[in-house]
Context: one part of a larger RNA
RNA sequence: UGACGGGGGCCCGCACAAGCGGUGGAGUAUGUGGUUUAAUUCGAUGCAACGCGAAGAACCUUACCCGGGCUUGAACUGCCAGGAAAACCCGCUGAAAGGCGGCCUGGCUUCGGUCAUUCUGGUAGAGGUGCUGCAUGGCUGUCGUCAGCUCGUGUCGUGAGAUGUUGGGUUAAGUCCCGCAACGAGCGCAACCCUUGCCCUUAGUUGCCAGCGGAUAAUGCCGGGGACUCUAAGGGGACUGCUCCGGUAACGGAGAGGAAGGUGGGGAUGACGUCAAGUCAUCAUGGCCCUUACGUCCGGGGCUACACACGUACUACAAUGGCCGGUACAGCGCGCAGCCAACCCGCGAGGGGGAGCUAAUCGCUUAAAGCCGGUCCCAGUUCAGAUCGUAGUCUGUAACCCGACUGCGUGAAGGCGGAAUCGCUAGUAAUCGCGGAUCAGCAUGCCGCGGUGAAUACGUUCCCGGGCCUUGUACA
Numbered sequence: 001u002g003a004c005g006g007g008g009g010c011c012c013g014c015a016c017a018a019g020c021g022g023u024g025g026a027g028u029a030u031g032u033g034g035u036u037u038a039a040u041u042c043g044a045u046g047c048a049a050c051g052c053g054a055a056g057a058a059c060c061u062u063a064c065c066c067g068g069g070c071u072u073g074a075a076c077u078g079c080c081a082g083g084a085a086a087a088c089c090c091g092c093u094g095a096a097a098g099g100c101g102g103c104c105u106g107g108c109u110u111c112g113g114u115c116a117u118u119c120u121g122g123u124a125g126a127g128g129u130g131c132u133g134c135a136u137g138g139c140u141g142u143c144g145u146c147a148g149c150u151c152g153u154g155u156c157g158u159g160a161g162a163u164g165u166u167g168g169g170u171u172a173a174g175u176c177c178c179g180c181a182a183c184g185a186g187c188g189c190a191a192c193c194c195u196u197g198c199c200c201u202u203a204g205u206u207g208c209c210a211g212c213g214g215a216u217a218a219u220g221c222c223g224g225g226g227a228c229u230c231u232a233a234g235g236g237g238a239c240u241g242c243u244c245c246g247g248u249a250a251c252g253g254a255g256a257g258g259a260a261g262g263u264g265g266g267g268a269u270g271a272c273g274u275c276a277a278g279u280c281a282u283c284a285u286g287g288c289c290c291u292u293a294c295g296u297c298c299g300g301g302g303c304u305a306c307a308c309a310c311g312u313a314c315u316a317c318a319a320u321g322g323c324c325g326g327u328a329c330a331g332c333g334c335g336c337a338g339c340c341a342a343c344c345c346g347c348g349a350g351g352g353g354g355a356g357c358u359a360a361u362c363g364c365u366u367a368a369a370g371c372c373g374g375u376c377c378c379a380g381u382u383c384a385g386a387u388c389g390u391a392g393u394c395u396g397u398a399a400c401c402c403g404a405c406u407g408c409g410u411g412a413a414g415g416c417g418g419a420a421u422c423g424c425u426a427g428u429a430a431u432c433g434c435g436g437a438u439c440a441g442c443a444u445g446c447c448g449c450g451g452u453g454a455a456u457a458c459g460u461u462c463c464c465g466g467g468c469c470u471u472g473u474a475c476a
Base pairs, nucleotide, nucleotide: 001476002475003473004472005471007470008469009468010467011466012465013464015460016459019424020423021422022421023420026315027314028313029312030311031310032309033308034306035305042053043052064301065300066299067298068297069296070295077124078123079122080121081120082119083118084117089102090101091100092099093098106115107114108113127290128289130288131287132286136284137283138279139278140277141275143273148187149186150185151184152183153182154163155162156161167178168177169176193267194266195265196264198236199235200234201233202232203231204230212223213222214221239261242255243254244253245252246251317417321376322375323374324373325372326371327370333364334363335362338357339356343352344351345350383414388409389408390407391406392405393404394403430452431451432450433449434448435447436446
């Protein structure tokens, strides 16, 4: 100087408390450990691994296993020698890959040859998801959006170092004020950026009967209009600016006006560093290793196994509910090898059909919870839906291992969950549906979107994490 303390002081954070909903019990989905296996490829392992890399494992992917093949190789750049154009097409064999064979031919030429392409042999080299993340770059997680981390000069100290950065206030903040052997400065904080909330301007093939006219069974459907909504570009607006109170000040409290008030809400943004944290399997790369195989091609299998154990989710255990009928209101997005309307067929998944749309124009697209009416009457039930049987649909060369969905039948556990444990402070939790990426197909996961919409916070003693000052130390 740090680190640590079941030392002290001050202060924060859904840290506790207050409250709401969960997890831990059940079934299923998914990841992991373990076990099994020819293989169940590899990595991730307290917080910060475990719906993680994987934003799509039937083949492919694929790195694993078994079997069948190839070796200058599936892809790359040369060199040497020899042969032939190569390609296309065809035959035999084979599970395919591959192997064997057939057919057919180039440009230039001084006729010696040469060029491009290709084959064979050779050579230099290719190739490796083989090892080392404790040799590395890059990228990332984490403490932590925490308020800290430093430097120049000066001063103090023999020196390590201190001071500044401590102190008194204040703040979300090393934010600002005051004081001070310090005076300044940098990286962080804040602001500048995006989005959302109000208004204005500009613009009108979306929106509007708002005002006029026309038409219809009805609809902005048509003429027309730019008012309004909206769209998307620009601008305004909030700054403790104003008033009062407290205070030297910074600032705090109250109030007015305002769509919005003291950082308005949300996002992007992550200082010096810590964990030899993670990644050699994104990529790059030193070293080491393989080189008729640790490379490469193909068929099949495996990654989907199952006595168990754990994590994360979904669905429930019902009446604030289930079922049936009627009926209302979104937003984000996506679409041409695509989205797919009307209409017809099918109980349905879906099929037929073919209009429109490169899309504010057409489609995905009936949002669901909600509301109105009916039914069930507390029961393992008209709850719950696992499992299994059977008949189908769709994608795809192909659904046996191993897809999703539909109809009928079957109806399991489950009556709110021990010790323990998680999230959340407002348009949040809870609850309801919708879209998208990946993608032929496959979503209870992930990333977004809107609808309905709470309760509680006395307080900081305690648990956890953190910041500043101080104290002890046999630790560095």
Molecule: small-subunit ribosomal RNA, 3' major domain
Organism: uncultured organism